[in-house]
Context: one part of a larger RNA
């Protein structure tokens, strides 16, 4: 210089405090330790690992495990000899690779091209090491820092600038000053979302005219609205008052769709942890090389006395049933969404039409209005279980989702603890998309509906900046 301090001072953040739901009891899903197994493949491990990597483990995947093949090997390629048109069928053995057999078929521009065997030469390793890298991430933290040039200062390490009043969300600006400036951060510049006007008017839209229907922008037709999607305009403490040297601060201020950073995004400074990750992908080294390569069946990765995290789903009357009835936005659709019609309680099946899509398809729940249950393990609550099914798919035993019927468990608001949110948030309620054939999706991203309460304040807990002062630590 730094760290550090149950030292001072000064400021800040859902950090506390002040409210709202939660989690820690219950049942299931999911992860993880453990155990257990032939194998439960591997990595992730305070905060920054545990619905993480995995945005889909039945077979594949798949790297494990058993047991069966292979040895220039599955796949790329370079030389040489040899045969062969590629191809494609059929039998046998076998659980499949695979292994034997049989038939067809017999290019050519004569250079070759494809393919097969044998021979060489490169292969191939998700084997090791993230304490040998590179990329690339987490976090501290979107915190206000972190440094350089040139000057002064000090033998020197190193100070100064970056200190000090005021201010800011900010090292954000004033003013101050042996320091004058720069730089990477911070803003801003990109996107989105709110107001408005302009240019365009299909697939959207419909005032006004006109035709029509059982009804609908159906048609014509129009460019007014509403929207699409391009360019603009606006928000600058810019006016006005009060304080203030200024930089700024205050306001039941005007004006305005919108006010002091307008609300979300994307955006991550020097660095910190030998932080992650050699299984994403490269890469130095080591290792294996008739096996640590590779193909294939079958299991396993779904196990189960526990233990922990993250979730659903409840313990009910602000509730459950049960009938009517309104309103969304983002997405996505070709062997892909499907309207309509039939069957069927139902998943669904058979038919049929529109759509490669601002045209066709998919499009709400919670909410309103009634009826009914009347506080009980019940019309709460669905696990668990039997029986019957539909569906993807070569196959749903291990080990799929769904759907009827029946069964109806634990749970009557959870101990110490602890988590999340300051507004269109929290809570709540459905919708949709990736992955995907199917799905273990209660996860993960996003969409929109309905929408509260609270902040007295920084005494205290946690983290963080700044500035001084201790110090046996550097």
């Nucleotide at each position: 210089u730094g760290a550090c301090g149950g030292g001072g001072g000064c400021c800040c953040g859902c950090a506390c405090a002040a409210g709202c739901g939660g989690a820690g009891g219950a049942a299931c899903a999911u992860g993880u330790g453990g155990u257990u197994u032939a194998a439960u493949u591997c990595g992730a491990u305070g905060a920054u690992a545990c619905g993480c990597g995995a945005g889909g483990a039945a077979c594949c995947u798949u790297a494990c495990c058993c047991g069966g093949g292979c040895u220039u090997a599955a796949a790329u390629u370079g030389c040489a000899a040899a045969g062969g048109a590629a191809u494609a069928a059929u039998c046998u053995g076998g659980a499949a690779a695979c292994a034997g057999a049989u038939u067809a078929g017999u290019c050519u521009u004569c250079g070759g091209a494809c393919c097969u065997u044998u021979g060489u030469g490169a292969a191939g390793g998700u084997g090791c090491u993230g304490c040998a890298u590179g990329g690339u991430u987490g976090u501290c933290g979107u915190c206000a820092g972190c440094u350089c040039g040139u000057g002064c200062c000090g033998u020197g390490a190193g100070g100064u600038g970056u200190c000090g009043g005021c201010u800011u969300a900010a090292g954000u600006g004033c003013c101050a000053u042996a320091a004058c400036g720069a730089g990477c951060g911070c803003a801003a510049c990109c996107c989105u979302c709110g107001c408005c006007g302009c240019c365009a008017g299909u697939u959207a839209c419909u005032a006004g005219c006109a035709g029509g229907u059982a009804a609908u922008g159906c048609u014509g037709a129009g460019g007014a609205c509403u929207c699409u999607a391009g360019a603009g305009a606006g928000a600058c403490u810019g006016c006005c008052a009060u304080c203030g040297u200024a930089a700024g601060a205050u306001g039941u201020g005007a004006g305005g769709a919108a006010g002091g950073u307008g609300g979300g995004g994307a955006u991550g400074a020097c660095g910190u942890c030998a932080a992650a990750u050699c299984a994403g992908c490269a890469c130095g080294g080591c290792c294996c090389u008739u096996a640590c390569g590779u193909c294939c069946g079958g299991g396993g990765c779904u196990a189960c006395a526990c233990a922990c995290g993250u979730g659903u789903u409840a313990c009910a009357a602000u509730g459950g049933g049960c009938g009517g009835u309104a309103c969304a936005g983002a997405a996505g659709g070709c062997a892909g969404c499907u309207a309509c019609c039939u069957g069927g309680c139902g998943a669904c099946a058979g038919g049929a039409u529109g759509c490669c899509a601002a045209u066709c398809c998919c499009u709400a729940a919670a909410g309103c209005c009634g009826c009914u249950c009347u506080c009980a393990g019940u019309u709460c609550g669905g696990a668990c279980u039997g029986g019957a099914g539909u569906c993807u798919g070569c196959a749903a035993c291990c080990c799929g989702a769904c759907u009827c019927c029946a069964c109806g468990a634990a749970g009557c608001u959870g101990g110490a603890u602890u988590c999340g949110c300051u507004a269109g948030u929290a809570a709540u309620c459905g919708c949709g998309c990736a992955u995907c054939a199917g799905c273990c999706a209660c996860g993960g991203c996003g969409c929109g509906g309905u929408g509260a309460a609270u902040a007295c304040g920084u005494u205290c807990c946690c983290g963080g900046g700044c500035c001084u002062u201790g110090u046996a630590c550097u």
The part of an RNA shown here (small-subunit ribosomal RNA, 3' major domain) has 474 nucleotides and comes from an uncultured bacterium. Its Rfam family is "Bacterial small subunit ribosomal RNA". Gene Ontology terms of the family: structural constituent of ribosome and ribosome.